Notes:
Predicted 3D model of a 506-nucleotide part of an RNA (small-subunit ribosomal RNA, 5' domain) from a metagenome. RNAcentral holds the full RNA, with entries from SILVA. It matches the Rfam family "Bacterial small subunit ribosomal RNA".

Context: one part of a larger RNA
Order: sequence, then C1' cells, then structure tokens
RNA sequence: GGAUGAACGCUGGCGGCGUGCCUAACACAUGCAAGUCGAACGAACAGCCAGAGUCUUCGGAAUCUGGCGGGUUAGUGGCGCACGGGUGAGUAAUACGUAGGUGACCUGCCCUGGAGUGGGGGAUAACCUCUUGAAAAAGAGGCUAAUACCGCAUAAGCUCAGUCAUUCGUUUAGUUGAGUAAAGUUCCGGCGCUCCAGGAGGGGCCUGCGGCCGAUUAGCUAGUUGGUGGGGUAACGGCCUACCAAGGCGAUGAUCGGUAGCUGGUCUGAGAGGACGAUCAGCCACACUGGCACUGACACACGGGCCAGACUUCUACGGAAGGCAGCAGUGAGGAAUAUUGCGCAAUGGGCGAAAGCCUGACGCAGCAACACCGCGUGGAGGAUGAAGGCUUUCGGGUCGUAAACUCCUUUUCUGGGGGAAGAGACAAAGGACGGUACCCUAGGAAUAAGUCUCGGCUAACUACGUGCCAGCAGCUGCGGUAAAACGUAGGAGGCUAGCGUUAUCC
Repeated sequence: GGAUGAACGCUGGCGGCGUGCCUAACACAUGCAAGUCGAACGAACAGCCAGAGUCUUCGGAAUCUGGCGGGUUAGUGGCGCACGGGUGAGUAAUACGUAGGUGACCUGCCCUGGAGUGGGGGAUAACCUCUUGAAAAAGAGGCUAAUACCGCAUAAGCUCAGUCAUUCGUUUAGUUGAGUAAAGUUCCGGCGCUCCAGGAGGGGCCUGCGGCCGAUUAGCUAGUUGGUGGGGUAACGGCCUACCAAGGCGAUGAUCGGUAGCUGGUCUGAGAGGACGAUCAGCCACACUGGCACUGACACACGGGCCAGACUUCUACGGAAGGCAGCAGUGAGGAAUAUUGCGCAAUGGGCGAAAGCCUGACGCAGCAACACCGCGUGGAGGAUGAAGGCUUUCGGGUCGUAAACUCCUUUUCUGGGGGAAGAGACAAAGGACGGUACCCUAGGAAUAAGUCUCGGCUAACUACGUGCCAGCAGCUGCGGUAAAACGUAGGAGGCUAGCGUUAUCC
C1' cells in the first nucleotide's frame, strides 16, 4: 500500500447493488416451514327434490323412506415426505479434487420400442356396541369397499439349474427343465396397471495421482495379511463366520498426538508464491447425545419409528409429551451481526386429468454507512480587503472573494398531477413489490460536513496554559519556565458521508 462477514470512537443528506451470530453443534416460549389426490374406495355431514304419517299459532316444524348431482371431509389407498432449506460438530480419509474402471452393480417418476391387462377369494379401517384410563391412548365383539391384500390361468420375455458351442474370463448365442405378472377408473378424449429391452438423468463400489503440523510420537497390527467352504449385499470384498497358513504396514515417516469439512474459488503479489475457504456453486458429514433397524426406487431418514442417556414440560403419581444446526423471534455467551413483515404475482418444487391446493424454497419489503459504486450539501460576480477572531516589531499580517450584497440554477427536498415493464401459455381473470421506478409541474439556496493530523519518518506553525506534573507515543522519543512533540485557540495539511483507531492476511 491492498484486503475484511469486521468491531470501537466521533460524525452522518440521498440512491443503486450486495452483505449481515466469525462466539455457546448453548437452551429455547409462540406462530409458520410438506402436503396433495373424491377422475382409486366405502362412509358421514350439511343441501335440493319427491312421498308417508305426526304436531300446528295454518306461516310452518321435526321424524322416516327414496332419489339427485355439486360441496366439505375423519378413515382406507396412491404419490410425495430421501427434494428443497440449515449447520460445520465430527472427519487427515469409508471425505474432497482430478483421471479412469465396473466382464462386480442399482435406478421411482420421464422418453422410445415390444408383449399383455383373463378369471376368482378372504380380510380390514372408517362406522356401531361395550370396557379401561386424569390424559395420551388402548382393548374386545359386529358390519363393509377398493388401483389395499392373496391364490389360479397365460409367459413374448425374465430368473435359476443342466447341456452344447463361444470368450483370456462369471461374456454371447442355442437347447432342456423348473419358477415368475397385472387394476381399474372416466366427463369416452384418455389416464392408469403388469412384464421385457433400450435411453436420459441420478446413485453405489473399486483404482492411480494430489493437497496440514509434530520424530521431544519408531515401531504398529490378531479379522490382523492371505487362502478354502459357507453366509450376506443391488454388487466385488474379512463385509461376516468356521477352518488353514503366517502374514501385512513402516525413515519415500507406519502407529500415535495436534489441528482441520474438501473444492471451484477469494485476498495479496510483476510473477513464482503466501494466506484464507463468509456470501454464490459442486461434493461430503451431521440433525438433543449414543445405538438400531423398519418402510421404500432411493434413508439407517432435520420437522418418521424403537431403545438407552441428559435436559425440559404435563400429571389424578399409575403414567405421558418434546427436540429451531428450517423462517422469524427469546434468553445466554460475546467487541459484535437484522423483522415474531408481505406474497405465492414471477422462477422452481410436491400432488392432481384439470381447476387448484401446499411451498419462511423463492420473489419482495423492513433494520444496519457493514462493503462497493454514484450524486448532493449550490453556481457566477463581489475589496470599504467590512465586522469579528488570531497574531503583531503596533506599521501591519492573516482567516479572505471567504461573508454580506447582486444575478442565476433546482440535482436533491417539499406539494400537486400522470404512471409502468416485470404477464407468458391460457377460456378468462390475475402484480406481493407499489401508486414504487419513471415523467410533467409549482416553490424556494432552500433540507444536507465531518474527521484525523501538523518534531523527523510524513503533506501541514504560531500564540497561550502547563512545568519530568498533567499528559503524548507506530519507531525515534517529547515534557524539569520561552514545548512547532502535552492541553486549548487561531491557522494549515490530508481524506470526505465519512474519518480515525484496533484486530487479522498478503
């Protein structure tokens, strides 16, 4: 000098664009953050129409039965909840980056192609009845539906086993045997369902290489290293298990300890390099702490489950409930970091045939000079060089064209008027931001300047006060009676809506 997710002191007019708990992965009140589908299913409720008898103040009311098609929904079922959002605790390698491999693998929704969608069955929730419990909830009996569940048929195919060719090989082709599917709904256009093959996108696993510190850590290892049989997985594998062998790693730093999410990148630097890894993007890990599996195409699952633990809450003391490292917000910690805002109008996502619903993702607004960029605080003229301040050798010098005063302008500001784009598909409507941006017009210099420094380094000097005191200070050093170094004033210099200090990196 540059830089910062900064903080502190003084000061502060506006706009645009970004950024904002770096500390306690500390504890959390409250609200919201994942639902949706009635065109899969039974049912209930309210509604309308018709009929029956009853009551009636003759208006009508309630009950029962049947029908209707739209509405609402607790439940069964489907899809989603594994995305999106947060955080960086752990992790020095089951991570990341890069380049490959998979003849060792998986893949819902989507796209393309092929083959099918025949015929049956038994339950169960909702609902009703009863019981227990303070509650959370639980139990027993009875009824019922489905795209829920289970057999049967069929098998183009697929899976497994045998056989024969082929391949370096577990590949590929043929053949024999065994096994293996399906679901309906509709507004009649479709939408679905099952099996197979391919694709796209996504993932699992394996390998080479690369990127921290410490030797005041030198030896480490028993499923350890390898083999065989078996198990397990979508899949290879000590991944697991039984037996057998005695291996495997290490000064090219094993093991141990410390620190740390990694990268694209960011800052600096002429570069080489050094430091860092906020925001944005990719990957990973985690979700009160530890462990475990279930469901599922995908989880060992932030707002799912079970167990244990700590903590908090409710309780009738028998038992129950909870998890903000989602968005706001609270307490605490700290030098320090924002609103319990508006909207789904746009983009994107989930569900749905659609209308649409949901979406603290997102789009916006609010707060903060936290950063960057831009603009303004007026312009021209104006010498009796006014008054006043400071200083003086008392002549003067200086603040200083600075002010006053004259003329002008209106960026800003205030008032009035107009007023968007962002909206596209679509049958139509539809804008949170927002009466915002922007445009026109009226008024009036009107609403707007500070901060640090002035011995040398280093641009900028005098006076007074103080008297090794009070104080200053980055280094050198100033201050003990004439201090350009302390304090104040005048003046000057630097930067400017900022300036200075502190911290950290180059």